Overview
This is a predicted structure of a 71-nucleotide RNA (c-di-GMP-I riboswitch aptamer) from Cellulomonas sp. Model confidence (mean pLDDT): 89 of 100.
[in-house]
RNA sequence: GACAACGGCAAACCCGCCGCGAGGCGGGGACGCAAAGCCACGGGACCCCUUGGGUCAGCCGAGCUACCGAA
Numbered sequence: 001g002a003c004a005a006c007g008g009c010a011a012a013c014c015c016g017c018c019g020c021g022a023g024g025c026g027g028g029g030a031c032g033c034a035a036a037g038c039c040a041c042g043g044g045a046c047c048c049c050u051u052g053g054g055u056c057a058g059c060c061g062a063g064c065u066a067c068c069g070a071a
Base pairs, nucleotide, nucleotide: 001068008033009032013028014027015026016025017024018023031058037064038063041061042060043059044056045055046054047053048052
């Protein structure tokens, strides 16, 4: 970050399974994404068996890594 190229990921929803739950995994499916790759460090939202424990990275920020090479 381009009226480029090779590609990549996969929202909602549906089915199956796991979980008290937020939610996660697999399949289908694409709303979108230049990091929609990784990471729970900070903020935020959410859940609970609430001295606390957990979930979300496609909420924002930070950190690490990666393809291409026009302006």